[in-house]
This record gives sequence, C1' cells and structure tokens, in this order.
RNA sequence: GGACCAUUAGCGCAACUGGUUAGAGCGGACCGCUCAUAACGGUUAGGUUCCGGGUUCGAGUCCUGGAUGGUCCA
Repeated sequence: GGACCAUUAGCGCAACUGGUUAGAGCGGACCGCUCAUAACGGUUAGGUUCCGGGUUCGAGUCCUGGAUGGUCCA
C1' cells in the first nucleotide's frame, strides 16, 4: 500500500427481506427465601446502535467518507 471482517447496555452477543415500542444472558440495584452466606425465585434501572453525510414515508439494517481493532496479501 491492497483485500476482507468486526464495532449495538458495564461485558460477551441477538435483532429475519428496511417497518410500529432495539432485546435476552452475565453483571448492577431492590425484594423474597435462609439463623446467615451462596445458590435459587421475583421486580427494576441502564442505549446519541463507533463518528459524519446521503437515499427513503421510514435506517442498527442500504449507499458514501472517516475512526478503531482483527485476519490475509504485498
């Protein structure tokens, strides 16, 4: 220098052919259970979907530029 992949909650990840309110798990908070702790059960908070621009009635999803990380080639 070139090709490809990834980026969504504190963490590792879903989200179908673009469609209404972006989710579950772990972790956090509170409650229950217990003599108590863990485990278990219930409730709950937490999001500028990496950044900018575009297309569209509508974008996490499509197009485009950039950033960061990874793999491969030279």
Molecule: transfer RNA
Organism: uncultured Bacilli bacterium